[in-house]
Context: one part of a larger RNA
RNA sequence: CUGGGUGUAAAGGGCGCGCAGGCGGGAGAGCAAGUCAGAUGUGAAAUCUAUGGGCUUAACCCAUAAACUGCAUUUGAAACUGUUUUUCUUGAGUGAUGGAGAGGCAAGCGGAAUUCCUAGUGUAGCGGUGAAAUGCGUAGAUAUUAGGAGGAACACCAGUGGCGAAGGCGGCUUGCUGGACAUUAACUGACGCUGAGGCGCGAAAGCGUGGGGAGCAAACAGGAUUAGAUACCCUGGUAGUCCACGCCGUAAACGAUGAAUACUAGGUGUGGGGGGACUGACCCCCUCCGUGCCGGAGUUAACACAAUAAGUAAUCCACCUGGGGAGUACGGCCGCAAGGUUGAAACUC
Numbered sequence: 001c002u003g004g005g006u007g008u009a010a011a012g013g014g015c016g017c018g019c020a021g022g023c024g025g026g027a028g029a030g031c032a033a034g035u036c037a038g039a040u041g042u043g044a045a046a047u048c049u050a051u052g053g054g055c056u057u058a059a060c061c062c063a064u065a066a067a068c069u070g071c072a073u074u075u076g077a078a079a080c081u082g083u084u085u086u087u088c089u090u091g092a093g094u095g096a097u098g099g100a101g102a103g104g105c106a107a108g109c110g111g112a113a114u115u116c117c118u119a120g121u122g123u124a125g126c127g128g129u130g131a132a133a134u135g136c137g138u139a140g141a142u143a144u145u146a147g148g149a150g151g152a153a154c155a156c157c158a159g160u161g162g163c164g165a166a167g168g169c170g171g172c173u174u175g176c177u178g179g180a181c182a183u184u185a186a187c188u189g190a191c192g193c194u195g196a197g198g199c200g201c202g203a204a205a206g207c208g209u210g211g212g213g214a215g216c217a218a219a220c221a222g223g224a225u226u227a228g229a230u231a232c233c234c235u236g237g238u239a240g241u242c243c244a245c246g247c248c249g250u251a252a253a254c255g256a257u258g259a260a261u262a263c264u265a266g267g268u269g270u271g272g273g274g275g276g277a278c279u280g281a282c283c284c285c286c287u288c289c290g291u292g293c294c295g296g297a298g299u300u301a302a303c304a305c306a307a308u309a310a311g312u313a314a315u316c317c318a319c320c321u322g323g324g325g326a327g328u329a330c331g332g333c334c335g336c337a338a339g340g341u342u343g344a345a346a347c348u349c
Stems, first nucleotide, its partner, number of pairs: 003321004007303002012317001014201004021194003025088007033081002035077008049065006091191001092188003095184004103177007110154001115149007125136002162169002206247006215241002220236004258316002261313003266294011298305002322349003331342004
């Protein structure tokens, strides 16, 4: 390389949009590039293969045949692929009607709680722990009442509930805005799927500039514990956490399971819609989309998966190929930096 694989053994890109490329629905007609068949030419010799022969044999040599699986020209076939054209509606999209949702962005508002400040009441403790101490407090703390300031987060509702491509999204109101779903079948008529590069989004931490800073809290300080204790526990406490703008581009970015399509027993919950039956919002029956559990065939090394497949097919992309060295070195690209990305070898088992 081929082959075989990628939930857990090595291996699915963090996620989307999408150029090129690859692949692509039904019917009719044409062409003949691929495809198939025939003919002609060529495919040097040697080699290889078969048969026969020559050196005493063999290697070796000679003759004949086959072969050289290819290429070119030409004639034909038209199922399949391709291409041109006509057409269809089931794939895809548009329209109409309808309801659901923490989907996104911005502005405004609300109450509970912590902390701080002011004032009142009040007096000797408070706090903290396994036990203590550091700490706070007679300059009046803790507790309690009233008023005020400020920041951050939104108890209950809350649900293997919902929404989003993923990251993620949860108080209330308003504005702007994306997507999905159901019903309908008016419109377009294959307009589709995937997607190397590319472009964009991307938790937390971190970085830059300017704000903000209640609580929490790396670092740091002190008190304990301990043989020691650069920890676990306690008292403090700065970056940070928050906002605006700009970087970073990584995570056990996980369902450790790429996307899209079709098919293949059932049962039972739950969220959103539609239809039937019914006096009826309910219950019941059917159905579409989502989300769970159980389970058969089948698959699997087993565990398990099982219509939300890890089953059965076919398409496209990504990735793997013994362990360590190593996600390191060097070089390239990106970054303010931290670092990221691409990514070896010697050597060794």